[in-house]
């Protein structure tokens, strides 16, 4: 020392991305009241107009008279002032220019260069210098010649000169003097190196200048202070895809040079020197105190302030000087700008302001020397863009304000609303109060020690006025404080990450409200933090990224016991230093704070010195436990070489023998009548070694397997002896290293890439088959990689056990065994503690520790490109970036799935029976057509479905005609009873006309008034919508599925998701029950309870029934009866209850009884949930849409169309049949707008007529069936479509478009391909009957009813569906999943690329300015001299030129791979046994 979001269906872990914090020389957007203190070109070291930034000294000098003073004169007048002229240099007032001195090396700016010639820290300098300043000592004598200014002449446009002449100095020169200074030599002492002293040779000084004086100044020497020069150590970026660098290079000797050491320079000699502790190269960069961040350690940074360095247009050079190789100096070269008379010249803002340019971006051409400081001067003073101040900028920090108190009808407005209200909100208004700030006026500092104040009439104080002058910005889905409405509709847009937006967006835009901060608030950029996400503090490597394939071994790192020494590491004390400022603490000053300031602490460092000696190191000595050697044994596919053996395959030869063989899922190619396969005998060749054989053995790993011999490595065991730490690890290095591959030469039986053929397939460059070459084998040489794996580096020590096995040794006895025990070295399985994310590991550790090495840091791009090294090649080793994503990943969990496994069930298959698919027709759907063919339903789970009935209506559709408060509801106003009838026009809706009519209730004397209902007219609220959304919903429904499942509480296990229970062994139709069990219980489901049927009983007896009795028209018709049937209510009955057998039990098998037997049959009943399943067109309903129309009314049409396709049905194809005639037996249900008998008419549909019946009473021929006859296998006496004619019925109306009847017509069809459906018993099949809807009916449909009435089930291999357990998974939208690669298109970045361009650097050569150095005239100066100067010459050398090399970067036709993209193409490689297991080389 704080965390959060994001990978998943969920979980834990790994791991990246992102956020919350702090800070900034910032910029941008919106906004902006005041003050204080700070800060302000981070980019173009780009170019600069203009002004200023370094001068001063007349007390160094000559000279001068501009200004001032003084004097004189003149003019004006105001009589003491102004103006003019002249004079004056002893005016110590002064001065342009010049000589001279000091200063221009400070101050100020900038960060280009520089990775060390720098900086920081600590040292050294006996190897050095130092103007001005301070102290001490001594001194200043005698002379000299010039020169500028100036004057004259003269060149030039100018800048600037040339010549002649004059002159001064604190300018310059000579001589004298000088112990101490420098120098030569000698002596003494001394040192690693030379230093001290003594003597000696030679060489050196000055300004007696200025001033009236004091002063100030000058010279020599010594010392101090200050400031510098040089050297050393340590520290101070990245890169090894920079590994070798170096020729003055490394050292020596001798010279030169410097203030001073030194290859600093030169001559000669030697061949060294630096480097994996990173030389050399390349890229980047001023360094530090500090600053920001951080708990710290660290990380990042180097603005302002301070120290150091470097630079001054670019490059080079020196001069002067105490100091420079000099920002506002000189010379040269270059680029640029300016002037020019074209000959030639001038310039350098990285000083302060300012301009242009660049840029996201950074200020005034201000005031003053008043203060502080600096230069000169004796001083006054002058100069000072240093500095002090002001101006501009919210750029930052700090402070203040924009009002305070009261005030509820909780006003208006706005927003919202469930329409009641709620929020804004005491907020406002209003009342009272205050005046910081503001404005105005007045006073008024300190900064100043005597004078002097830019700031500045500033700070501050007082008075007056009046709430008066003063609030915004961002955000409100989660992280993250803060929510609603409207608009929009995957659009517009938002977004830091996750992600929002496709019609109800708290995520976009606006509004209201809220939250946060506040003169600011947000955004962007970049830094640290969080990030333990480079892990020193403080991480990891079995499976997540990560152990080199394995040895040997160098450097390095680490290292057993013991004694002594030392004191390098280590520890302690002291001293010096660690500049100041900053940070921190305690004080002080500005009203406070920021800010300023005094003191302290700190500065974790470095150095010196003194001490300690346990540990580490070093040195010396000893020891034996590590390591090794010797002796004796043992096991072994350890390695190399040579030899040898048998089985098998193939080929060849010969014999026998005949038509096939071979191969596969099935085939074919292939072989075979030229004799194969098969079989026997013989021969040859190559390769591999069955059984033994084993989680057995050996080896470092790769790997090693017949037998024998030779050579050879290692391991283990036992007991003793010896050496004496000889050890461990191991960067580089070096060796070994499967298979494939490569080279040369052999060999080649089998197998077998490539290749060929045959199959398979949509295709099949595959899997399968037939062949077959490299290769596989040997020798030699390369290659150097593998999922080279235990995915686990090597070594050492410690830490429970159990069991098996291999090698060795020892012991025991119930005595020689197939025994037991102990020990040691291996090799395996399980397992405690512990560890682990989990899985798992567990003395063979993945436990606990130590040592050393290697490696990792999100996924992809990529183990790729480029470069380098290796290789014959293939390729290997080393190894990035751009770009892109928010994940990629590990382990485990629950599901789902599998062309995984086990078990079980179902008319699922099988066994059967009957169908569909073929025909005709009916009906529904698709499609097509149409003005319209209304809409919906779409695998199973749409399609005789909504529709239990479309001629009009229905009706929703189309065409045309009408209406607009409406066909329908409520409210308001006015009027009228309502209403009914007739008639005209029109297709009708509708419009017009005429007539009748005055009601009900209450009040009231009437007239009349009011009300209810209804109608008409008007007004607007509204009505209306089968318009959209079933993906906004309710309700209802289908389906999995009547499948046996789905869950919960508590407990327990697990870090957790979760598990357990619910699994297991049995059993069941069943999660049904039993047993067991860390589970114990419970709920919804199952079952049961409900209804119907089957048996019996009780009760009841009409409309039902009729056994007995009586009557009879012979019909239960009547009396009578209720026994029976029946009706319809209540009961009984069945429970594995009983028996036998099996079983622990549950239960199962069989049996008895029983009407019924193991849920008796059927129905209703449908768990948690799935399919965004279906329905907005039954209904209800949110939202949206239409409102003279998407509403309403009417007529006609359409929903009935018709090349076609499909579903569901009916009728058939016939003899188990058709036709004709006769005969028998049901049940359910319906009936008044109805069912309708007997009777009559009609061939018939039907008509007339009407008994009976609101029904156990009346109303219907049941048919298949039986009997008889006929038909005789044919498109028929089968079949009935289609069509014609004539009718019937319903209805306002049968044309589109009804049903039915009669006669005639007589199509397809002779049992139906692939495929497919239903059914397990009163079932299938077959036969008829009834009902709903309904005027009628397209009904062959649907729903019910009864009649007749089978066959089969061995069984669970297979198909389909389901359940349980288990397994794999890269699936979770859950296999209709996921997902790979080519190709095509678009975009992006990158590699290669003939070449080309720019830049940098290096080497060689050429040229060679200025300048230093060296030489030096026949020229010049001087002269006592061998003197001095210069032209000129030479060395070095900048720029430049030529050629070569290297490096970085840009461009590039073409080209390569990569990445991204919603829908493209081709296949389906991977994930399940992924349909050929996958993967590595």
């Nucleotide at each position: 020392u704080a965390g959060a979001g994001u990978u998943u269906g969920a979980u834990c872990c790994u791991g990246g991305c992102u956020c919350a914090g702090a800070g900034u020389g910032a910029a941008c957007g919106c906004u902006g009241g005041c003050g204080g203190c700070g800060u302000g070109c981070u980019u173009a070291a780009c170019a600069c107009a203009u002004g200023c930034a370094a001068g001063u000294c007349g007390a160094a000098c000559g000279a001068g008279a501009a200004c001032g003073g003084c004097c004189u004169u003149u003019a004006g007048c105001u009589u003491g002032c102004u103006a003019a002229a002249g004079g004056u240099g002893u005016c110590a007032g002064c001065u342009a220019a010049g000589u001279g001195g000091c200063g221009g090396a400070c101050g100020g700016g900038u960060g280009a260069g520089u990775a060390a010639u720098g900086u920081a820290u600590a040292g050294c300098u006996a190897a050095c210098g130092u103007g001005c300043c301070c102290c001490u000592u001594g001194g200043a004598g005698a002379g000299g010649g010039a020169u500028a200014a100036c004057a004259g002449u003269u060149g030039g446009a100018a800048a600037c000169g040339a010549c002649u002449g004059c002159u001064a100095a604190u300018a310059c020169c000579u001589c004298a003097u000088a112990c101490u200074c420098c120098u030569u030599c000698u002596g003494u002492a001394u040192u690693a190196a030379u230093u001290a002293c003594a003597g000696u040779u030679g060489g050196g000084a000055a300004a007696u200048g200025u001033u009236u004086u004091u002063u100030c100044g000058c010279c020599a020497a010594g010392g101090g202070a200050u400031c510098g020069g040089g050297c050393u150590a340590u520290a101070u970026g990245g890169u090894a895809u920079c590994a070798g660098g170096u020729a003055g290079u490394u050292g020596g000797u001798g010279g030169g040079g410097u203030a001073a050491g030194a290859g600093c320079c030169c001559a000669c000699c030697a061949a060294g020197c630096c480097g994996a502790u990173g030389a050399c190269g390349c890229c980047u960069a001023g360094c530090u105190g500090g600053u920001c961040u951080g708990a710290g350690a660290g990380g990042a940074u180097g603005a302002u302030c301070a120290g150091c360095c470097a630079c001054a247009c670019u490059g080079g050079a020196a001069c002067u000087g105490a100091g420079a190789c000099a920002c506002g100096g000189u010379c040269c070269a270059g680029a640029c700008u300016c002037c020019u008379a074209c000959g030639g010249g001038a310039g350098g803002c990285a000083g302060c302001a300012g301009u242009g340019g660049g840029g996201a971006a950074u200020a005034u051409u201000g005031c003053a020397c008043a203060a502080u400081g600096g230069a000169g001067g004796a001083a006054a003073c002058u100069c000072u863009g240093a500095u002090g101040c002001a101006g501009c900028a919210a750029c930052g920090c700090c402070g203040c304000g924009u009002g305070g108190a009261g005030g509820a009808u909780g006003a208006c407005g706005c927003a919202u609303u469930u329409c009641g209200g709620u929020g804004u909100g005491u907020a406002a208004a209003c009342u009272c109060c205050u005046u910081u700030u503001a404005u105005a006026u007045g006073g008024g500092a300190a900064g100043a020690u005597a004078a002097u104040g830019a700031c500045g009439g500033u700070a501050c104080c007082a008075u007056a006025u009046g709430a008066a002058u003063a609030a915004g910005c961002a955000c409100c889905g989660g992280c993250u404080a803060a929510c609603u409405c409207c608009g929009u509709g995957c659009c517009a847009g938002c977004a830091g990450c996750c992600g929002c937006g496709g019609u109800a967006a708290u995520a976009c835009g606006g509004a209201g409200g809220g939250u946060g901060c506040a003169a600011g608030c947000g955004u962007u950029a970049a830094u640290c933090g969080g990030a333990a996400u480079u892990a020193c503090u403080g991480g990891g490597c079995g499976u997540a990224a990560a152990g080199c394939g394995c040895g040997c071994g160098u450097a390095g790192g680490c290292g057993g016991c013991u004694u002594g020494a030392u004191a390098a590491g280590u520890c302690g004390g002291a001293u010096g230093u660690g500049a100041a400022a900053u940070c921190c603490c305690c004080g002080g000053g500005c009203u406070u704070a920021a800010c300023c300031u005094g003191g302290g602490a700190a500065u974790u460092g470095c150095a010196u010195u003194c001490g300690a000696u346990a540990c580490u190191g070093u040195c010396a000595g000893g020891c034996u436990a590590g390591a090794g050697u010797g002796u004796g044994g043992u096991a072994g596919a350890g390695g190399g070489a040579a030899g040898u053996g048998g089985a098998a395959u193939u080929u060849c030869c010969g014999g026998u023998g005949u038509a096939g063989c071979g191969g596969u899922g099935a085939a074919a190619u292939g072989c075979g009548u030229a004799g194969a396969u098969a079989u026997c005998g013989g021969a040859a060749a190559g390769a591999a070694c069955a059984c033994c054989a084993g989680u057995g053995g050996c080896g470092a790993a790769g790997g090693c397997g017949g037998c024998u011999u030779c050579c050879u490595g290692g391991a283990c065991c036992a007991a003793c002896a010896c050496u004496g730490a000889c050890g461990c690890u191991g960067a580089g290095g070096u060796g070994c290293g499967a298979a494939a591959g490569c080279g040369u030469g052999g060999g080649g039986a089998g197998c077998a890439a490539a290749c060929a053929g045959g199959a398979u397939u949509a295709g099949a460059u595959a899997c399968c088959c037939u062949g077959g070459u490299a290769g596989u084998c040997c020798a030699c040489g390369c290659c150097g990689u593998a999922a080279a794996c235990g995915a686990u580096g090597a070594g050492a020590a410690c830490u429970a056990g159990a069991u098996g096995u291999u090698g060795g040794g020892g012991a025991g006895c119930u005595a020689c065994g197939u025994c037991u025990c102990c020990u040691u070295a291996g090799u395996a399985u399980c397992g405690c503690a512990g560890c682990u994310a989990a899985c798992g590991c567990g003395u063979u550790a993945a436990g606990u520790u130590c040592u050393c090495c290697g490696c990792c840091u999100g996924g992809g791009g990529a183990g790729u490109a480029c470069g380098g090294c290796c290789g014959c090649a293939a390729g290997g080793c080393u190894a990035a970036a751009a770009c892109u994503c928010a994940a990629a990943g590990g382990a485990a969990u629950a599901g789902a799935c599998g062309g995984g496994g086990a078990c079980c069930c179902g008319c699922a298959c099988a066994a059967g029976c009957g169908g569909u698919g073929g025909a005709g027709c009916a009906u529904g759907u698709g499609g097509u057509u149409u003005a319209a063919u209304u809409c919906g339903a779409a695998g199973a789970u749409a399609c005789g479905c909504g529709a239990a009935g479309a001629a009009c209506c229905u009706u929703a559709c189309c065409u045309g005609g009408a209406c607009u408060u409406g066909a329908c509801a409520u409210c308001c106003u006015a009027u009228u009873a309502a209403u009914a009838a007739u008639u005209u026009a029109g297709a009708g809706a509708u419009a017009g006309a005429u007539u009748a009519g005055u009601g009900c209730u209450a009040g009231u004397u009437u007239a009349c008034u009011a009300g209810a209902a209804a109608a008409u007219a008007g007004u607007g609220a509204c009505a209306g919508g089968u318009g959209c959304u079933g993906c906004a919903c309710g309700g209802c429904u289908g389906u999995c599925g009547u499948c046996a499942g789905c869950u919960c509480g508590u407990g327990u296990c697990g870090u957790g998701a979760g598990a357990u229970g619910u699994u297991g062994g049995g059993u069941u139709a069943a999660g049904u029950c039993c047993c067991g069990c860390a589970a114990c219980g419970a709920g919804c489901g199952c079952a049961a309870c409900c209804c119907u049927c089957g048996u019996c009983g009780u009760u009841a007896g009409u409309u039902g029934c009729u056994a007995a009795c009586a009557g009879u028209u012979c019909g239960g018709c009547u009396g009578a009866g209720c026994a029976c049937u029946c009706u319809a209510a209540c009961g009984a009955g069945a429970c594995u209850g009983c028996c036998u057998g099996g079983g622990u039990a549950a239960c199962c098998a069989g049996g008895a009884g029983g009407a019924a037997g193991g849920u008796g049959a059927g129905g209703a009943c449908g768990a948690c949930g799935u399919c965004a399943a279906g329905u907005c067109a039954u209904c209800a309903u949110g939202g949206c849409c239409c409102u003279u129309a998407u509403g309403u009314c009417c007529a006609g049409g359409g929903c009935u169309a018709c090349a076609c396709a499909c579903g569901u049905g009916c009728u058939a194809c016939a003899a188990u049949g058709g036709u004709u005639a006769g005969g028998a037996c049901a049940a359910u249900g319906a009936g008044a707008c109805g069912c309708a008998a007997u009777a009559c008419c009609g061939c018939g549909a039907g008509g007339u007529g009407g008994a009976g019946c609101a029904a156990a009473u009346c109303u219907a021929u049941a048919a298949a069936c039986c009997u008889a006859a006929u038909c005789u296998c044919a498109g028929u006496u089968c079949g009935g479509a289609u069509a014609g004619c004539a009718c019937u019925c319903u209805g306002c109306a049968a044309c589109u478009c009804g049903a039915g009847u009669g006669c005639u017509u007589g199509a397809a069809g002779c049992u139906g391909g692939a495929a497919u459906c239903g059914c397990u018993a009163g079932u299938a099949a077959u036969c008829g009957u009834a009902g709903a809807u309904c005027a009628g009916c397209a009904a062959u449909g649907c729903u019910a009813c009864g009649g007749u009435g089978a066959a089969u089930a061995c069984g669970u291999u297979c198909c389909c569906g389901g359940g349980u357990c288990u397994u794999g998974u890269a699936c979770u939208c859950a296999c209709c999943g996921c997902c790979c690669g080519u190709c095509a298109c678009a975009c992006c970045a990158u590699g290669g690329g003939a070449a080309u361009u720019u830049a940098g650097u290096u080497c060689a050569c050429c040229c060679g300015a200025a300048g230093c150095c060296g030489g030096a005239a026949u020229g010049c100066c001087a002269a006592a001299u061998u003197g001095g100067c210069u032209a000129c010459c030479g060395u070095c050398c900048a720029c430049g030129g030529u050629g070569g090399g290297c490096u970085c970067a840009g461009u590039a036709a073409c080209u390569a791979g990569g990445g991204u993209g919603a829908a493209g193409u081709c296949g389906u490689a991977a994930c399940a046994a992924g349909g050929u297991a996958a993967c590595c080389a």
The RNA shown here (small-subunit ribosomal RNA) has 1481 nucleotides and comes from an uncultured bacterium. The sequence is in RNAcentral, with records from ENA.